A computed fold for a 544-nucleotide part of an RNA from a metagenome, annotated as large-subunit ribosomal RNA, domain I.
Context: one part of a larger RNA
RNA sequence: CGUAGGGAGGAUACCUAGGCACCAAGAGCCGAAGAAGGACGUGAUAAGCUGCGAAAAGCCAUGGUAAGGAGCAAAUAUCCUUUGACCCAUGGAUAUCCGAAUGAGGAAACUCAAAUCAGGUAAAAGCUGAUUUAUCCAUACAUGAGUAAAGUAGUGUAUAGGAAGGGAACGUAGGGAACUGAAACAUCUCAGUACCUAUAGGAAAAAAAAGAAAACUCGAUUCCUAAAGUAGUGGCGAGCGAAAUAGGAAGAGCCCAAACCCAAUCUGCUUGCAGAAUGGGGGUUUAGGACUGCAUAAUCCACUAAUUAAUUGAAGUAGAAUCGUCUGGGAAGGCGAACCAAAGAAGGUGAAAGUCCUGUAAAGGAGAGAGAUUAGGGAGGCAGGAUCCAGAGUAGUGCGAGACACGUGGAAUCUCGUAUGAAGAUGUGGGGCCCACCCCAUAAGGCUAAAUACUACUUGGUGACCAAUAGAGAUUAGUACCGUGAGGGAAAGGUGAAAAGAACCCCGGGAGGGGAGUGAAAUAGAACAUGAAACCCUAUGCUU
Numbered sequence: 001c002g003u004a005g006g007g008a009g010g011a012u013a014c015c016u017a018g019g020c021a022c023c024a025a026g027a028g029c030c031g032a033a034g035a036a037g038g039a040c041g042u043g044a045u046a047a048g049c050u051g052c053g054a055a056a057a058g059c060c061a062u063g064g065u066a067a068g069g070a071g072c073a074a075a076u077a078u079c080c081u082u083u084g085a086c087c088c089a090u091g092g093a094u095a096u097c098c099g100a101a102u103g104a105g106g107a108a109a110c111u112c113a114a115a116u117c118a119g120g121u122a123a124a125a126g127c128u129g130a131u132u133u134a135u136c137c138a139u140a141c142a143u144g145a146g147u148a149a150a151g152u153a154g155u156g157u158a159u160a161g162g163a164a165g166g167g168a169a170c171g172u173a174g175g176g177a178a179c180u181g182a183a184a185c186a187u188c189u190c191a192g193u194a195c196c197u198a199u200a201g202g203a204a205a206a207a208a209a210a211g212a213a214a215a216c217u218c219g220a221u222u223c224c225u226a227a228a229g230u231a232g233u234g235g236c237g238a239g240c241g242a243a244a245u246a247g248g249a250a251g252a253g254c255c256c257a258a259a260c261c262c263a264a265u266c267u268g269c270u271u272g273c274a275g276a277a278u279g280g281g282g283g284u285u286u287a288g289g290a291c292u293g294c295a296u297a298a299u300c301c302a303c304u305a306a307u308u309a310a311u312u313g314a315a316g317u318a319g320a321a322u323c324g325u326c327u328g329g330g331a332a333g334g335c336g337a338a339c340c341a342a343a344g345a346a347g348g349u350g351a352a353a354g355u356c357c358u359g360u361a362a363a364g365g366a367g368a369g370a371g372a373u374u375a376g377g378g379a380g381g382c383a384g385g386a387u388c389c390a391g392a393g394u395a396g397u398g399c400g401a402g403a404c405a406c407g408u409g410g411a412a413u414c415u416c417g418u419a420u421g422a423a424g425a426u427g428u429g430g431g432g433c434c435c436a437c438c439c440c441a442u443a444a445g446g447c448u449a450a451a452u453a454c455u456a457c458u459u460g461g462u463g464a465c466c467a468a469u470a471g472a473g474a475u476u477a478g479u480a481c482c483g484u485g486a487g488g489g490a491a492a493g494g495u496g497a498a499a500a501g502a503a504c505c506c507c508g509g510g511a512g513g514g515g516a517g518u519g520a521a522a523u524a525g526a527a528c529a530u531g532a533a534a535c536c537c538u539a540u541g542c543u544u
Stems, first nucleotide, its partner, number of pairs: 001541007014494002018466002020463007027455002029166002037098003040053003044076002048072002059092006068080003103112003113133007135163003138159006170201001171199005181188001185235001211218002222249005232240002253447003256391001260281004265276005288389003291384004299379003303376006317363001322337005338355002340344001346358003396420008406432001427442005481488002501528001504515004
């Protein structure tokens, strides 16, 4: 070095119990009635996980199902169970201690109290049990100052009145970077992004024109497609980047303030008037309303209550159709002959099953919810044109900023800071400096579903997604372990169809092995499926 046989090792192919991504539907909150998250307990034997809470792998009721059951998880013991256990669904009881933690304190899971009631004792107790006792806000009541007065400030009590704390992403608002790009860098960009904070909802925000436009105009908001990488903006660099309009999704509009009328209260005085603040009616948008005159119905509603068919729908019910033979350890495979199908989705069964099992299709099964109906409640008309009303430290302006695609530009529009500061419907704002004509709209009060965003969670499904160094970091995993701490963070899958897990004999102190036996197979023997390479050994051949 070759050949053969082994050892060691755990690659490879096969597998999947676990993941990943997405779709549809549901649900979109939990909490002082004590949450989320934990500590400590709890079993006949009990270390871990799971469940549960001193009533502790559980208690009660109703419904479903059913012959077995006492979790993962074996074994023995002891029990439960057709008087219905176990299991499933729904509702209830119990629910130690910590934790917003709330009687006070505190180095979380501990310490120490008070009041009332009950027990206990001869009387007590550093005794036992139950309930209550934090703060703030709201409302009601009681009490009640400082110099007179008040029922003021304060104080106390009551309230199954409220708040607090937690939660994956999505929302709104307040703050707000830098790396980077510009081939350097300062305006600019990254970007109002990351991050911090506050706070809400199942969505949020926005929203019924002081709008957009320039037609013979449109008619709240939101989202999508086009307009369009256009018009613009820009050390006119890098870059940034609309809108009208058209087409679609969805579709819904309303309420106050004021004018005017009324009521009670208070104040003033000429004693029947005026004023003040409050309450009720009225009214709500530009073809306005009040006011005066006439009418009082059709119709509509996002509000409240009652009733109710169909649909949806819990545990769960029921659910068609196959035999023979051959090979084999085993038939679902081959061969031959049948059947069902609103069911030939899928998984399992000793190899590959429409007809063996679980299922599948089509059916049927409670409450709630949505919908509908009825009732209540609310809204709801025409004419006239004299008078009255229509949101003020507001609009606008100067200066300084920010937002608008728009970097101060010719810079309109919107929002802040600061200094000023109108008009009143014959008014005011806008139509991208500004002016005129013309057109559009009525600011300085408020509410509003749907179309839109997201998925911690539940159910069902899909994959030219992974297959154990992959796929989540994750098999009792945020575990073991590391770090003072913030934090970092693993490894580890496969006997066999079935334990049939090797009785008995032999060597040995045992470990381990040899027989015997099981099995289709034991070179499937628990260090267990396949079993590559490096590395090691034995036998043998050749070479030096």
RNAcentral holds the full RNA, with entries from SILVA. Its Rfam family is "Bacterial large subunit ribosomal RNA".